[in-house]
RNA sequence: UACUUAUCCAGAAAGACCGAGGGAUUGGGCCCGAUGACGUCUUAGCAACCUGAUUUAAACAAGGUGCUAACUCCCUUUUCAAGCCGCUGGUCGGUCUGGAAGAAGAUAAGUG
Numbered sequence: 001u002a003c004u005u006a007u008c009c010a011g012a013a014a015g016a017c018c019g020a021g022g023g024a025u026u027g028g029g030c031c032c033g034a035u036g037a038c039g040u041c042u043u044a045g046c047a048a049c050c051u052g053a054u055u056u057a058a059a060c061a062a063g064g065u066g067c068u069a070a071c072u073c074c075c076u077u078u079u080c081a082a083g084c085c086g087c088u089g090g091u092c093g094g095u096c097u098g099g100a101a102g103a104a105g106a107u108a109a110g111u112g
Stems, first nucleotide, its partner, number of pairs: 001112008013043005021032003027075003044068003048065003051061002072104001077101005083095004087090001
């Protein structure tokens, strides 16, 4: 790096340095940011997976990864349903709200 499986509505800070963007992208929103975001280091915390320890689980611990703004921040792909609008009155088109599935992403474990 690739593949497979599982999970992703919960949880969790501060100090120092840096100095302008950042929240993955295609697009659109919305939000965070000189009251210093993002990133790096240190300490602390959380508990998703592995582990302890094992058994359907839950609870406990915090050793290995990980994580510590907003649901993976929301939508953008397909589909179902209700409402509204339009006219050519249709299993039609548009819009909005809610649901389901998927794609992509993140994390873990395993395999090559």
About this RNA: Predicted 3D model of a 112-nucleotide RNA (SAM riboswitch aptamer (S box leader)) from Hymenobacter lapidiphilus. Its Rfam family is "SAM riboswitch aptamer (S box leader)". Gene Ontology term of the family: regulation of gene expression. Taxonomically the source falls in Hymenobacter (Bacteria, Pseudomonadati, Cytophagales, Hymenobacteraceae). Model confidence (mean pLDDT): 83 of 100.